Model confidence (mean pLDDT): 83 of 100.
A computed fold for a 475-nucleotide part of an RNA from Kokia kauaiensis, annotated as small-subunit ribosomal RNA, 5' domain.
Lineage of the source: Eukaryota > Viridiplantae > Euphyllophyta > Gunneridae > Kokia.
The full RNA is in RNAcentral, with records from SILVA.
Its Rfam family is "Bacterial small subunit ribosomal RNA". Its family is annotated with ribosome and structural constituent of ribosome in the Gene Ontology.
Context: one part of a larger RNA
RNA sequence: GGAUGAACGCUGACGGUAUGCUUAACACAUGCAAGUCAGACGAGAAGUGGUGUUUUCAGUGACGGACGGGUGAGUAACGCGUAAGAACCUGCCCUUGGGAGGGGAACAACAGCUGGAAACUGCUGCUAAUACCCCCUAGGCCAAGGAGAAAAAGGAGGAAUCCGCCCAAUGAGGGGCUCGCGUCUGAUUAGCUAGUUAGUGAGGCAAUAGCUUACCAAUGCGAUGAUCAGUAGCUGGUCCGAGAGGAUGAUCAACUAUACUGGACUGAGAACGGCCCAGACUCCUACGGGAGGCAGCAGUGGGGAAUUUUUCGUAAUGGGCGAAAGCCUGACGGAGCAAUGCCGCGUGGAGGUAGAAGGCCCACGGGUCGUGAACUUCUUUUCCCGGAGAAGAAGCAAUGAUGGUAUCUGGGGAAUAAGCAUCGACUAACUCUGUGCCAGCAACCGCGGUAAUACAGAGGAUACAAGCGUUAUCC
Repeated sequence: GGAUGAACGCUGACGGUAUGCUUAACACAUGCAAGUCAGACGAGAAGUGGUGUUUUCAGUGACGGACGGGUGAGUAACGCGUAAGAACCUGCCCUUGGGAGGGGAACAACAGCUGGAAACUGCUGCUAAUACCCCCUAGGCCAAGGAGAAAAAGGAGGAAUCCGCCCAAUGAGGGGCUCGCGUCUGAUUAGCUAGUUAGUGAGGCAAUAGCUUACCAAUGCGAUGAUCAGUAGCUGGUCCGAGAGGAUGAUCAACUAUACUGGACUGAGAACGGCCCAGACUCCUACGGGAGGCAGCAGUGGGGAAUUUUUCGUAAUGGGCGAAAGCCUGACGGAGCAAUGCCGCGUGGAGGUAGAAGGCCCACGGGUCGUGAACUUCUUUUCCCGGAGAAGAAGCAAUGAUGGUAUCUGGGGAAUAAGCAUCGACUAACUCUGUGCCAGCAACCGCGGUAAUACAGAGGAUACAAGCGUUAUCC
């Protein structure tokens, strides 16, 4: 000198844009953050004088809750980065070829009875389906002669047809696995390792593999730093630097790990707002037993030098479900708060010497603040009061949270708007008064003991400016 997710002190006009718990992965009141489908299904309810139609909905069922959103505790690792590989899986989507024949038994809801303070639960009976089961058939496997197993569902419409269902093959996108190289510090850590290293048989997995197991051999790693200990999410990037390189990993993007702590189910895929078990903690209780998980968005307490609203909207973009209308969406789009950063703009322009009054200094002659003010004139960026009023909407139309915002326009009046640090040298900027090694200053050198340009105040000056200084950290 540059930089920061900064903080503190003094001060503070506006706009645009970005950013905003770096500390306790500490505990959380309250509200919301994942639903949708009645064109899969049987009941119920509302409405209608009745039929028909419509609306709504607890339950069964289907798809989605594995995405999106948060956090960085753990991890020195095939975790990440980069370059390759072979023994794999894949819902929805694209392409292609086939198929959907015949039967059956239940379980919720519901009704009745019953237990419990509650959460909720038990028994009996009835019922539907794109829920479940059986038979037939297709495709599939292998040593080519056989063995054993085994699919399917309908809905809407007057119909054409459309949307679905099952099997097989391919693609795309996604994921699992292996490997070369790279990836912090310590030797005041030198030896480490028995499923350990390799093989055979068996098991297991979607798949390879000591992944697991029985037997056999005794290997395997290591001063090119194994093992142990400490620290740490990694990268694209960011900051500094002419570069080499050093430091760093907030926001944004990719990967990864995690969801109070530790273990299993469903599913194509696994668990923040699913379930079961165990533990710690908090809450309710009729003491028998139950409920909960903000490292989602707001918000509260606590910790801390320190970090925002318990806001608006689904209008746009994206996502889930649906044939569609549509519903949901604290993702997202906006507004609010904070000079936290960056950028822009203003606090007026021109003229104006009797060089006024006043302050300060003085050699008492004067000098300086100073064209600065007053005064004259001009302008209106901003500000105040009116009027009009968007684009962003995606080409029939309709649909705007933002927002009566941006912007345009009429009127008014210089009106509403300057601070902060420094002035011994480094380093731009000097005098007076007070103090008297005191009070104090100071990054370093140092200053102060009666003439202090270094302390404190004043006048003046210098630098930057809605900021200026200090502190912390990096280059």